[in-house]
Context: one part of a larger RNA
Molecule: small-subunit ribosomal RNA, central domain
Organism: metagenome
RNA sequence: CUGGGCUUAAAGCGUGCGUAGGCGGCUGGGAAAGUUGGGUGUGAAAUCCCUCGGCUCAACCGAGGAAUUGCGCCCAAAACUACCUGGCUUGAGGAAGAUAGAGGUGAGCGGAACUAAUGGUGGAGCGGUGAAAUGCGUUGAUAUCAUUAGGAACACCUGUGGCGAAAGCAGCUCACUGGGUCCUUUCUGACGCUGAGGCACGAAAGCUAGGGGAGCGAACGGGAUUAGAUACCCCGGUAGUCCUAGCUGUAAACGAUGAGCACUGGGUUGAGGGGACUUCCACAUCCUCUCGGCCGUAGCGAAAGUGUUAAGUGCUCCGCCUGGGGAGUAUGGUCGCAAGGCUGAAACUC
Numbered sequence: 001c002u003g004g005g006c007u008u009a010a011a012g013c014g015u016g017c018g019u020a021g022g023c024g025g026c027u028g029g030g031a032a033a034g035u036u037g038g039g040u041g042u043g044a045a046a047u048c049c050c051u052c053g054g055c056u057c058a059a060c061c062g063a064g065g066a067a068u069u070g071c072g073c074c075c076a077a078a079a080c081u082a083c084c085u086g087g088c089u090u091g092a093g094g095a096a097g098a099u100a101g102a103g104g105u106g107a108g109c110g111g112a113a114c115u116a117a118u119g120g121u122g123g124a125g126c127g128g129u130g131a132a133a134u135g136c137g138u139u140g141a142u143a144u145c146a147u148u149a150g151g152a153a154c155a156c157c158u159g160u161g162g163c164g165a166a167a168g169c170a171g172c173u174c175a176c177u178g179g180g181u182c183c184u185u186u187c188u189g190a191c192g193c194u195g196a197g198g199c200a201c202g203a204a205a206g207c208u209a210g211g212g213g214a215g216c217g218a219a220c221g222g223g224a225u226u227a228g229a230u231a232c233c234c235c236g237g238u239a240g241u242c243c244u245a246g247c248u249g250u251a252a253a254c255g256a257u258g259a260g261c262a263c264u265g266g267g268u269u270g271a272g273g274g275g276a277c278u279u280c281c282a283c284a285u286c287c288u289c290u291c292g293g294c295c296g297u298a299g300c301g302a303a304a305g306u307g308u309u310a311a312g313u314g315c316u317c318c319g320c321c322u323g324g325g326g327a328g329u330a331u332g333g334u335c336g337c338a339a340g341g342c343u344g345a346a347a348c349u350c
Base pairs, nucleotide, nucleotide: 004321005320006319007304008303012318014201015200016199017198021194022193023192025088026087027086028085029084030083033081034080035077036076037075038074039073040072041071042070049065050064051063052062053061054060091191092188093187094186095184097182098181099180103177104176105175106174107173108172109171110154114150115149116148117147118146119145120144121143125136126135162169163168206247207246208245209244210243211242215241216240220236221235222234223233258317259316260315261314262313263312266295267294268293269292270291271290272289273288274287275286276285299306300305323350324349325348332343333342334341335340
């Protein structure tokens, strides 16, 4: 290279946008690059193969043929691919109407709880645990009432519900704003799919600067437990958790399942629409589009399972794998303030 694979055995980039490239709907005409057929030139000889011949045979040698699967030129064909030109509407997109939603950003507001401060009542304990102790408390705690302040998170509704590319998104209101769905078939007319590099987004923790700091709480201190206890339990508690601006770029970033298109029995259920039937409305029933689940036919699968949301049947494009350890290490490069990230071996060993 060919080949085989990627849910769980090694293997889908965390996600998107998109450059080059690869691939690409129906139809008329043209030209003829690829393609196909024919002709011609060339493709040295020897070798290999076939037929004949010469050494007594053979090896060996000689002659003829074939082969040399290639390349150049000429003629022809026009189905397919590419190209040029014209058309089409089903792919794709736009428009009008309707619509669901924790989609995003900013600002404002709200109540419960918590903690603190102040004041009132009250008077000995509280707290905590398996049991205790550390801790708090007569300088009046815990409990209870009132007032004030502060920060963070939004109970019920809440739902194998919804939205988002993923990360993720939940009190209420307003402003700005992205995407989706249904319906009309009104417009454009292949404008499409994928996507090496690239760019953007990207939980938590962490970093820089400035704020903020109620609760919780790495580190740390103390009390227990224990043979010990650098833990699990308890009392405290700093970074952090929160906000603004920037950096980091990783996760079991998971459906451990890349994206797109087409096809292939059903049943049931949730969400958002449209239509039919019913004289009308509602309910019910039926049909249909989109999204989310469950169960299962065939098929697939090593099995578990999967099964129109495929892991079935096909096509296109990208990424990745190639025994375990060494090792996601060393080295080099590159990015980062750092922590570290990305890329990424070998010796040796089984």